[in-house]
Predicted 3D model of a 76-nucleotide RNA (transfer RNA) from a bacterium. It matches the Rfam family "tRNA". By type it is a transfer RNA. Rfam's curators write: Transfer RNA (tRNA) molecules are approximately 80 nucleotides in length. It was read from a public genome assembly.

RNA sequence: GGAAGGGUAGCUCAACUGGUAGAGCAGUCGACCGAUAAUCGGCUGGUUACGGGUUCGAACCCCGUCCCUUCUACCA
Numbered sequence: 001g002g003a004a005g006g007g008u009a010g011c012u013c014a015a016c017u018g019g020u021a022g023a024g025c026a027g028u029c030g031a032c033c034g035a036u037a038a039u040c041g042g043c044u045g046g047u048u049a050c051g052g053g054u055u056c057g058a059a060c061c062c063c064g065u066c067c068c069u070u071c072u073a074c075c076a
Base pairs, nucleotide, nucleotide: 001072002071003070004069005068006067007066010025011024012023013022019056027043028042029041030040031039049065050064051063052062053061
């Protein structure tokens, strides 16, 4: 340099192929308990990497850019 896959909540990942952005863990508040842990319930938490485009409507499609992983080529 080329190819493929990926980037969504603090972390790990979904979102049925364009139609309300969610779960588990973590955090926080409460219940339970003599107390802690465990368990149960509530709550908080999002520029869907960034910038454009298409569309009535984009996490999803198109273009460009950045970053991560793997494979591969070249130079030394």